[in-house]
RNA sequence: GACAAAGGCAGACCCGGUGAAAGCCGGCGACGCAAAGCUCCGAGGCUACCACACGCUUCGCGCGUGCCAUGCCAGUCGAGCCGCCGAA
Numbered sequence: 001g002a003c004a005a006a007g008g009c010a011g012a013c014c015c016g017g018u019g020a021a022a023g024c025c026g027g028c029g030a031c032g033c034a035a036a037g038c039u040c041c042g043a044g045g046c047u048a049c050c051a052c053a054c055g056c057u058u059c060g061c062g063c064g065u066g067c068c069a070u071g072c073c074a075g076u077c078g079a080g081c082c083g084c085c086g087a088a
Base pairs, nucleotide, nucleotide: 001085008033009032014027015026016025017024018023031075037081038080039079041078042077043076044073045072046071052066053065054064055063056062
């Protein structure tokens, strides 16, 4: 970073699996991506099982609200590392 070349990745939906969930894995499929390759180092975002507090209660290991990251997002941004081609 080009009306170039060879390629690459694979959104959403849906199906199956897994997880409490966010999400992840596989299949289908391509919205798009010049790093949409890899890494949670910084920021930001998402979820909240369990526990705790409060309320409700049919008093049941029930329901709801709040709180909580060590979980998750690399296709949120930044950063680090590796990488194809070679016009202006």
Annotation: Predicted 3D model of an 88-nucleotide RNA (c-di-GMP-I riboswitch aptamer) from a soil metagenome.